[in-house]
Molecule: transfer RNA
Organism: Candelaria pacifica
RNA sequence: GCCUUCGUAGCUCAAAGGUAGAGCAAAAUACUGUUAAUAUUUAGGUUAGGUGUUCGAGUCACUUUAAAGGCG
Numbered sequence: 001g002c003c004u005u006c007g008u009a010g011c012u013c014a015a016a017g018g019u020a021g022a023g024c025a026a027a028a029u030a031c032u033g034u035u036a037a038u039a040u041u042u043a044g045g046u047u048a049g050g051u052g053u054u055c056g057a058g059u060c061a062c063u064u065u066a067a068a069g070g071c072g
Stems, first nucleotide, its partner, number of pairs: 001071005007065001010024004018055001026042005048064005
């Protein structure tokens, strides 16, 4: 220098163009002598940045950027 993959909640990961979700973690409540466990509930996201396509983009296109891999 060229090519490929990848960036979504605190962490690990879903979401094949139509309301962004789960598990774990966190908080509250119930349960009790107390803690833990358990049950119920809640909060937590400008989907790496920008531009475009579309009625509608996490998803498609272009570009920048972080990380990983391959070729030279």